[in-house]
C1' cells in the first nucleotide's frame, strides 16, 4: 500500500414520505425553487365482473372497521367492553408483555385494467423482554 480475517463495540421509532444534481440567498449550519432517481397513491382498453327495482347518492387516502352496554337524546355526541385489523428500535419464528384500533379528502363521478395520464414525497414522537437462527458496520496489533 493492497487483500484477507476480525475481539469490544455499533446501528433510532410510527409513516410512502428518502438520495442526489443545478441555481439563488446565507459567514455557517441551512433554507427557496429546478431536475433525476426511488418510494407510496389516484384515474385509464379488449377479456372478465357487474346488470332488476327501492331505499339511506356514490368513491377515495388510512390498521382504523363492526359489534355490545349505558348515559344522554329532534339530530347529534360521550363513557366503558369486546371483536377484525395495525405497531413495538437489524431480519424471521416462538413467547411475553404494552399501545392503535383515528382523521382527511373527492364532490353525482370513477369494478378490474396494457399503453397512457395524473399527484404525493408530509407530520409526529424517544423506546430498549426472554430465547433460537440468520445478516449489516466495524478500528488496532
Nucleotide at each position: 500500500c493492497c487483500c484477507g480475517a476480525c475481539a469490544a463495540g455499533c446501528a433510532g421509532c410510527c409513516g410512502a414520505g428518502a438520495u442526489c444534481c443545478g441555481c439563488u440567498c446565507u459567514a455557517u449550519c441551512g433554507a427557496a425553487c429546478g431536475g433525476a432517481u426511488g418510494c407510496g397513491g389516484g384515474g385509464g382498453a379488449c377479456c372478465c365482473g357487474a346488470u332488476c327495482a327501492a331505499c339511506u347518492g356514490g368513491g377515495g387516502c388510512g390498521u382504523a372497521u363492526u359489534c355490545c352496554g349505558g348515559c344522554a337524546c329532534c339530530g347529534u355526541g360521550c363513557c366503558g367492553g369486546a371483536a377484525a385489523g395495525g405497531g413495538a428500535a437489524c431480519u424471521u419464528c416462538c413467547a411475553a408483555u404494552c399501545c392503535c384500533g383515528a382523521g382527511c379528502c373527492c364532490g353525482u363521478c370513477a369494478g378490474c385494467u396494457a399503453a397512457c395520464c395524473u399527484c404525493g414525497u408530509a407530520g409526529g414522537c424517544a423506546g430498549a423482554u426472554g430465547g433460537a437462527a440468520g445478516g449489516g458496520c466495524g478500528c488496532a496489533a